[in-house]
RNA sequence: UGAGUUCGCCGGACGGCCGCGGCGCAUGCGGCGAGGAAAGUCCGGACUCCACAGGGCAGGAUGCUGGGUAACUCCCAGGCGGGGAAACCCGAUGGAUAGUGCAACAGAGAGCAGACCGCCGAUGGCCGCUCAGGCGGCACAGGCAAGGGUGAAACGGUGGUGUAAGAGACCACCAGCGUCCCGGGUGACCGGGGCGGCUCGGUAAACCCCACCGGGAGCAAGGCCGAGCAGGGACCGGACGGCCCGUCCGAUGGUCCCGGGUAGGCCGCACGAGCCCGUUCGGUAACGACGGGCCCAGAUAGAUGGCCGCCGCCUCUAUGAGGGGCACAGGAUCCGGCUUACAGGCGAGCUCACAGG
Numbered sequence: 001u002g003a004g005u006u007c008g009c010c011g012g013a014c015g016g017c018c019g020c021g022g023c024g025c026a027u028g029c030g031g032c033g034a035g036g037a038a039a040g041u042c043c044g045g046a047c048u049c050c051a052c053a054g055g056g057c058a059g060g061a062u063g064c065u066g067g068g069u070a071a072c073u074c075c076c077a078g079g080c081g082g083g084g085a086a087a088c089c090c091g092a093u094g095g096a097u098a099g100u101g102c103a104a105c106a107g108a109g110a111g112c113a114g115a116c117c118g119c120c121g122a123u124g125g126c127c128g129c130u131c132a133g134g135c136g137g138c139a140c141a142g143g144c145a146a147g148g149g150u151g152a153a154a155c156g157g158u159g160g161u162g163u164a165a166g167a168g169a170c171c172a173c174c175a176g177c178g179u180c181c182c183g184g185g186u187g188a189c190c191g192g193g194g195c196g197g198c199u200c201g202g203u204a205a206a207c208c209c210c211a212c213c214g215g216g217a218g219c220a221a222g223g224c225c226g227a228g229c230a231g232g233g234a235c236c237g238g239a240c241g242g243c244c245c246g247u248c249c250g251a252u253g254g255u256c257c258c259g260g261g262u263a264g265g266c267c268g269c270a271c272g273a274g275c276c277c278g279u280u281c282g283g284u285a286a287c288g289a290c291g292g293g294c295c296c297a298g299a300u301a302g303a304u305g306g307c308c309g310c311c312g313c314c315u316c317u318a319u320g321a322g323g324g325g326c327a328c329a330g331g332a333u334c335c336g337g338c339u340u341a342c343a344g345g346c347g348a349g350c351u352c353a354c355a356g357g
Stems, first nucleotide, its partner, number of pairs: 001353010012311001014309005020033002023030003035328001039339002042337005047218004054245004060213001062211002064078005079093001080091004094209002099207002101203002116148002118144003125138005156174006175199001177196008222267004231258006237249003274294005280289003312326005
């Protein structure tokens, strides 16, 4: 200098004139006022109500190990597997020896299978040659799965022994599996050695098994005040996804259905698992502790706008004048995450290549 990769930040500022929402004091001042994603509604909670959410079935979710966190399917660090030259990235990452299912077509055969092309084929049969011994050929009974082919995948690989021809039939060395032992690690796992049947595949984001988690509904939750009307019927049960058990409430009552009235105001509503800073401490890190500072929208017919000037960034132009452009996008109970969208700009780390010192 270039290419790659990972992380973080900004994403408009200032001034003037009009115009908004709420708060405080007060009749005119003060100070506050959208996001990194406010989006998706995908996870997890706080909070509220149902009774005290108790037990179970069904159903649902998660799935390597350790740590963080209020919690999680999140984050950090590792293990194993895959991609990459590397930094780094990805993984729906427990179990196929509990069982069931599935795999089109091709192919002989797709799980303890299989003979299409092939290889061998003795004795016996037929034919030819030979003086004889015997040799050659053909076909059958039978043997083989090593060679070739089909396929995404064919029931271990290489080399040999052996055989009529072969084959883990046997042997050596590998891979895999099972088992025993040693070493390292909290652990997932990693490394090494011995023995052995020789090797009965894939798929669980198929059913399933195992481990573990979850009561339900949700701020339109739920309370308070005010206003208003018109009641009627059925049943004995009712208790917020379905079923069972247990428990509780219950005839002055409860539940369900039909009909009528109200739709107003206040609370919930923002002091929080809060935010910012730190050359403090612990930890590889996520994060935690400690110290200092700050209060930062609470609307509800639902608030941030319009005009002008100037600056910033990008682009055209000749480094000019001048022209053009400036992203994704707006709370509604609130937090922790994940995912998706984003014009342009800034910074830092790491990997590789080249050149120079």